Context: one part of a larger RNA
Formats: sequence, C1' cells, structure tokens
RNA sequence: GCCUGCGAGUCAGUGGCGUGUGGCGAGGUUAACCCGGGUGGGGUAGCCGUAGCGAAAGCGAGUCCGAUAAGGGCGUUCCCAGUCGCGCGUUCUGGACCCGACGCGGGGUGAUCUAGCCAUGGGCAGGGUGAAGCGCCGGUAAGACGGUGUGGAGGCCCGAACCCACCAGGGUUGAAAACCUGGGGGAUGACCUGUGGUUAGGGGUGAAAGGCCAAUCAAACUCCGUGAUAGCUGGUUCUCCCCGAAAUGCAUUUAGGUGCAGCGUUGCGUGUGCGUGCCGGAGGUAGGGCUCUGGAUGGCUGAUGGGCCCGACAAGGUUACUGACGUCAGCCAAACUUCGAAUGCCGGUACGUUGAGCGUGGCAGUGAGACUGCGGGGGAUAAGCUCCGUGGUCGAGAGGGAAACAGCCCAGAGCAUCGGCUAAGGCCCCUAAGCGUGCGCUAAGUGGGAAAGGAUGUGGGACCGCGGUGACAACCAGGAGGUUGGCUUAGAAGCAGCCAUCCUUGAAAGAGUGCGUAAUAGCUCACUGGUCAAGUGGUUCCGCGCCGAUAAUGUAGCGGGGCUCAAGUGCACCGCCGAAGCCGUGUCAACAUCAUGUUAGCCCGUCGUGCCCGAGGGGGUGCGGCCAGGUGUGGUGUUGGGUAGGGGAGCGCCGUGCAUCCGGUGAAGCGGGCCCGUGAGGGACUCGUGGAGGGUGUGCGGGUGAGAAUGCAGGC
Repeated sequence: GCCUGCGAGUCAGUGGCGUGUGGCGAGGUUAACCCGGGUGGGGUAGCCGUAGCGAAAGCGAGUCCGAUAAGGGCGUUCCCAGUCGCGCGUUCUGGACCCGACGCGGGGUGAUCUAGCCAUGGGCAGGGUGAAGCGCCGGUAAGACGGUGUGGAGGCCCGAACCCACCAGGGUUGAAAACCUGGGGGAUGACCUGUGGUUAGGGGUGAAAGGCCAAUCAAACUCCGUGAUAGCUGGUUCUCCCCGAAAUGCAUUUAGGUGCAGCGUUGCGUGUGCGUGCCGGAGGUAGGGCUCUGGAUGGCUGAUGGGCCCGACAAGGUUACUGACGUCAGCCAAACUUCGAAUGCCGGUACGUUGAGCGUGGCAGUGAGACUGCGGGGGAUAAGCUCCGUGGUCGAGAGGGAAACAGCCCAGAGCAUCGGCUAAGGCCCCUAAGCGUGCGCUAAGUGGGAAAGGAUGUGGGACCGCGGUGACAACCAGGAGGUUGGCUUAGAAGCAGCCAUCCUUGAAAGAGUGCGUAAUAGCUCACUGGUCAAGUGGUUCCGCGCCGAUAAUGUAGCGGGGCUCAAGUGCACCGCCGAAGCCGUGUCAACAUCAUGUUAGCCCGUCGUGCCCGAGGGGGUGCGGCCAGGUGUGGUGUUGGGUAGGGGAGCGCCGUGCAUCCGGUGAAGCGGGCCCGUGAGGGACUCGUGGAGGGUGUGCGGGUGAGAAUGCAGGC
C1' cells in the first nucleotide's frame, strides 16, 4: 500500500415543547401495591384540565394596589377541550454521535541505570623534581643564616594501564537509539573500581546542569477515579423526489465560540408583496457656484501703522514701505451653498406576476467570504492591500468562449435523441465555419506588452507665406567705402565684453550669421545679379506606424504553424460555424387547474324523508343527495443546477408475531448467463456448485447499510 472483517446520533426519565395518530371527553388518567400460571383483573392516593387575582393571609367572576364606591394592573363574559397512550422531530439531565490530549487525584512498583552516603575489598608500568627534618662544614658571644650531604614531601612534573570526553573528520533509514578514527585532559588523589547495603515521587540525591532517580524527569513508572475535560482537529456507512441559505447587525474575558435578530425550510392562518407605465410627493448628493463660512492669486483705490521733513505742543507736509475696507478679474472646499440633477425613496393607479408578501408554531444552518463593475474612506488617486456602500458572479453553477485559467464574457444542466436555430466568440492549417465582398490605412511582423520625451516615417484635413513681373534648391558672380565705429584692453580690426548701430556708393552688401587668428589675415552667411525652370516653404488638427525598450534552462510579450492589396487594422455589407441556451420528438417527476370515475366514511352546513321524546321553540337517531377532503385515470399549463440545511417517499440487512408457501425429484450460500426497475435494488428465470433449511404478504423490534477517522484486527 491493497484485500477481507469490525468501526460512530443510542438508551433511560409516569422529563419539557411541537407534530401525527388512537381511546375517552368537562372530564382524562392511574402510581406504588394486591389477586392471578399468563393475557389480564383490581387499586382513585396523586397529577393535568374545568377560575382568577394577590408576596401572602385570603377573597373570588373577580382580585390586587389604595382612605376610596376613584383610577389602574391581571383576569371573567360571547367563547372555550382537555387528558392518557403510541410513533416521529427537537430539547434537558446523564459519557449522550465516535476516536484523540497536555494534565489532576488515590493506591502501589522501582536506586540491577544513575546521584549521594555507609560497610568491606581491589588498582595505579616507568621516568623526573627534590620540601621539612637530620648529619657535617662555614658563620655568630650564642643565634639567625649560608654551603654541602642525607632525606623523600607534594590535590608536584612527564607518561602507559585506568578514568574522562576538549577539537576535527566520519557516521546520521548508523556496525551503534551517543559509536569509530586521529589528536586531547587527569593519572598518589576532592583518584579509579568490585561486592554488599541505604535514601522514593512534591519525595530522594545533586562540587548546582533543573542534572540524575532503569533508552522516560520543571515532578518516574504502573493500576484505578476514567468513557476526566477538549468553544479544537479528524471521521460519521443505502436511494430517489421538492425547496434551498449565510459568511451581516448588536452584545459578549468576545473575536476561528456563543445569544438575539437577519437570510432557509416546513405546518397553520391571512390577503398582500414585487416589476413596468402613468400621476403626486419629500430631498440637498453629482455637477455648478462664491451669497454665507473659510482658503487663496493679480490689478485699482488706499484707511491704519511705519519712515522722512517740519514743528515748543497740537497740527501739517511727504513717501518706490505696510496694507484693512471697498472694487474689478480669475480660482478652491467631506464637515461652504444663492442653486441643483440622474438614480433611488414614499404614496396612488393600470397591467403583469403559481413557491412573491405578512403573522405565527416546529426544525435548522450561517455569523473566516472571494473577485469584478460603479461611488467612496485608509494607503502613495501602491498592492491578488485594507474598510464601507451598491450591482454581478463564484461560494453552492455544470456547458460554450478567454490556449491552459473559482470570481471576466455568453448562458442557468430532469432524462434520451447519429434532428434544427442561435449567444459570446469565431470562419488560412492544426480546428467546426469565408485564404467572403467593397473602399481605405499600416511596412513596423506594428498587429502579437509599456511612459515622459524625441523625430523631414507615412496618409488625410485646415490655414498662412513666396512663385512665369521666374519662387524654392543647385551652380556662376558680387558681398564694398567712411572704418581698425566708440569704449575697454597687452591686443579687441564685423565675430572676448560694454555702448551705439549711423552715413555713402550702389543691382546688392549687417558697424555683421557662423568657422577662424595672439590680433590681423582667410573661408562663409544675410543681401543682390545671372543660369535653369514649376511649384516651394511654414503653422496646426486627425489616422496608422518609428525610437525610447536591458535577465537569468531554450524561441518564450500571437496557443503553434504561418500571415503583408493580409490570415494586421478602420468603416460598411452578405453568409456560415458555434453551448447542456432556444426549438422539434419521446419520456419521468412535482405543482396548478379542468374533466371523469370509484371506494370508505364522517365533523360541520344544507335539502328531502322515516322514527322516538316534547304543549311549542327544539332535542336525539336512521336513509338518500349536495358540499369538502383523500386516491385513480385523462387533458392543459408551469416548473425540475445546487453546498450547509429543512421537508417528503422508498430500497436493503438481522430477529420476531400472524397468515401462507417452497425444499434430498435438492433450501440457503457461491459462480456464469438472461431479464426487470428512475434508483437503493429485484427475478417464484436458467445452468453449474453446494447439501438442509428457506421464501412471500402484513405488523413489530433493532448492535441495520462503510472509502476515507496518520481508524482497529487479520491476510498478502
């Protein structure tokens, strides 16, 4: 890993609430217990209902508060149904759908590992150093002291055994759940070690690391309390049918939980809701605007203040400073508004609308949302960012398109169909359908990624110059004189810089456009004549293109091939393809409605009629019809994506009551074939195997359905 088996909403309570059904019904019902072999028969205590109000005493269709006959609260009337079983849904209390902790408590078991201690034993090659003491010699008054010898001290030195574990390499599913190799430290000591003993779990032991106490230690192991608890994770087993969410608000020692509300479903009741058109309303957003509140630019005016002048003071004069108010012009604002939409909102009305609205009861789930369009806040007018509002989609949505691609575009899948039409998107080949038609554009493979900015790319439009009195370009020629203008400067002569920028000759020529020189010189331009001959310059707008353009495996920024009067692009047009959309055909289910038939039966109502009670109103009871409901059949119409979840109908397994049937002329089981049902599944079809039990109908009861739980056991 696979296969087989096992594996999760159960049970209890005279519990609560609801619903279905049944008995009895203003009543309903027993519990313990007793009798009895048993079904059963007793048992009326108690409980619920028939009356409420008050804290209560208590009173009572009333009662409580109150001084009250006031007022108010809760009740009463007309009305009104309950209660006891059983089934189902859900809830409460229990382990309460199943598995899962880390842990807590109690009783025990452990010091054969390891820590300390006690008792008793054992071990330490070899080499070195040479303390005290002592002898001798020197020395001294005697000493101290010095020398030398002897001596053999030391948590002394070097280094095996032994003990340790500092470094590196290897090992890391190892040879090994701590090792190997090479170095390293201690090695007469606080040394190492054998044996026996001792200390025990909030306890021991610890030269202290929270270390160690049997591969386990911030509280060992084991059994029990124990099915501890787990707002957490995982898992939770057959089918079909109908509907179908939420990821929001408020609160929360709350934020991945929960309560209430919102949204779903289902029963009952009610008679509305929504969409569109029209009509009538309220409003202060977008936009605009500047009256207000503020911000803010320029002009005019110029108070006030300052400076200067004058002045004994007061006054006065003046000013290129300041700059209020006013005025003119142009602006800005979520918390500005003289204005002011579109939408939306409220009401009325007409039409449309079968799961639309409202109320109430049962049962939920959700309370992590995501992207996208639009309006905004935060951020940086960043984010696949974050937070609101308003739509959509996904969530819970398949199909077609976007190469691939939850959230984009088209479109909402009951089932079948070798029929048709379309949507988005496409129609050269891959690849279904046009290398379609007409007129243009693009030359960049632009298309098929990108900005500021740049450019005689190219097509089109508008306007303004110059031009057969000859333009533009090219070529030939001229481009001069006063003068080297003045200043400056070492120099400044058209051409470093400053100032001025005149006059003359002339067809024309600047006190000079650029290059150049130290300064001159030189070249050139403007300007003019000639040659030539018809267009030539500028501004601006629009279409498409160009540059700007650098990344990591390999083209790699059209899905590919490939494409250039296109297979790119603009406008217009004609066809076609294309989906689970729509249509056609067949079929299933649900709902609505219509028709029809049948069966059983009754609550209420009504009609006809019979009988009984009653003076009458009326009451009781039987039969027939109508109505209503259930169910069958047929017609028509609508609907049928679906997670959480709600509701409904069924299949299968085991056992059992009743009824019935099959079986050695072969039960169940197993294997093959055939057949039936929408499905769970079924066959009283058949063949084989097997060898003794099994089926059907209708009830009842459950240890009742497996693919997942790092599930459990076995097998391979």
Molecule: large-subunit ribosomal RNA, domain II
Organism: Sciscionella sp.